This is a predicted structure of a 351-nucleotide part of an RNA (small-subunit ribosomal RNA, central domain) from an uncultured bacterium.
[in-house]
Context: one part of a larger RNA
RNA sequence: CUGGGCGUAAAGAGUUGCGUAGGUGGCAUAGUAAGCAGGCAGUGAAAGGUCCCGGCUCAACCGGGGAUACAUUGUCUGAACUGCUAAGCUAGAGCAUGAGAGAGGUAACUGGAAUUCCUAGUGUAGGAGUGAAAUCCGUAGAUAUUAGGAGGAACACCGAUGGCGUAGGCAGGUUACUGGCUCAUUGCUGACACUAAGGCACGAAAGCGUGGGGAGCGAACGGGAUUAGAUACCCCGGUAGUCCACGCCGUAAACGAUGGAUGCUAGCUGUUAUGAGUAUCGACCCUCGUAGUAGCGAAGCUAACGCGUUAAGCAUCCCGCCUGUGGAGUACGAGCGCAAGCUUAAAACAU
Numbered sequence: 001c002u003g004g005g006c007g008u009a010a011a012g013a014g015u016u017g018c019g020u021a022g023g024u025g026g027c028a029u030a031g032u033a034a035g036c037a038g039g040c041a042g043u044g045a046a047a048g049g050u051c052c053c054g055g056c057u058c059a060a061c062c063g064g065g066g067a068u069a070c071a072u073u074g075u076c077u078g079a080a081c082u083g084c085u086a087a088g089c090u091a092g093a094g095c096a097u098g099a100g101a102g103a104g105g106u107a108a109c110u111g112g113a114a115u116u117c118c119u120a121g122u123g124u125a126g127g128a129g130u131g132a133a134a135u136c137c138g139u140a141g142a143u144a145u146u147a148g149g150a151g152g153a154a155c156a157c158c159g160a161u162g163g164c165g166u167a168g169g170c171a172g173g174u175u176a177c178u179g180g181c182u183c184a185u186u187g188c189u190g191a192c193a194c195u196a197a198g199g200c201a202c203g204a205a206a207g208c209g210u211g212g213g214g215a216g217c218g219a220a221c222g223g224g225a226u227u228a229g230a231u232a233c234c235c236c237g238g239u240a241g242u243c244c245a246c247g248c249c250g251u252a253a254a255c256g257a258u259g260g261a262u263g264c265u266a267g268c269u270g271u272u273a274u275g276a277g278u279a280u281c282g283a284c285c286c287u288c289g290u291a292g293u294a295g296c297g298a299a300g301c302u303a304a305c306g307c308g309u310u311a312a313g314c315a316u317c318c319c320g321c322c323u324g325u326g327g328a329g330u331a332c333g334a335g336c337g338c339a340a341g342c343u344u345a346a347a348a349c350a351u
Base pairs, nucleotide, nucleotide: 004322005321006320007305008304012319014202015201017200018199022195023194024193026089027088029086030085031084032083034082035081036078037077038076039075040074041073042072043071044070050066051065052064053063054062055061092192093189094188095187096186097184098183099182100181104178105177106176107175108174109173110172111155116150117149118148119147120146121145122144126137127136163170164169207248208247209246210245211244212243216242217241221237222236223235224234259318260317261316262315263314264313267296268295269294270293271292272291273290274289275288276287277286300307301306324351325350326349333344334343335342336341
């Protein structure tokens, strides 16, 4: 290399969103003859190998002749498939038109409940906390309750096996701008497609830089308990942080631990969006279809668990990745980063 694999044993890159090179590519006509198939010829010294014949009494040994395969060149023929050229098609793809659903994104404005704090009133001895306590707060008037005010963060009910988004993720309300998707109808373009090494972009939380903000929560830290000890679990406090703007970081059990695309292969049940029919005064109901999203299951697959039209079934194309365990996702080098560190990535040695 061939080969075998990647849900859980090693292995799907965080997303592939955009997309370069490359690889692959629908139906059908004509041509071409590069690939492809066949014929003929040349070359690949001799010796050697192989087959046949012969010479030493045989054999080893020696002599003569032939041929396949392979490689390569030339020439002739063929035209199914692939390629190329020309002119086409509409089932893939895209566009248009008409409807529609949605926490998709960005920005601005805004609402109520609650916590905390402040001010004032009422009121008096407790409150808070726990397994039990204590630290803690309170006669300088707490807790409770009423009224007013300040400020920050998050949005109860609706709420869901629900919806949207490429993923990360997205939830009070309104407005502006804006991305994608689904359904239906025909019409238009006419293969414009799929995948995608590098590349670009995005990317939870934590962390970093600058400037704001700071109610609650709360690493670190202080105190009280528990305990043999308690650098913890429990309690009282509490800084960074959590929030905003801008700029970095680029990692997660970034998970469906399941790459993308296309086609094919029993069904049943729910649910979301939508169309057609049936029914009806009408809306439901009911039947069928399309696109999602769940539960169960035929065949099949699987080591088993399980998967099962949303496949881990049957196939094709493209990419990524794996090759005993430890050493090690480490060292060194390189790139990136303010740093933390990230990415790429061994070996000795042990077993």
The prediction has a mean pLDDT of 81. Rfam family: Bacterial small subunit ribosomal RNA. RNAcentral holds the full RNA, with entries from ENA and SILVA.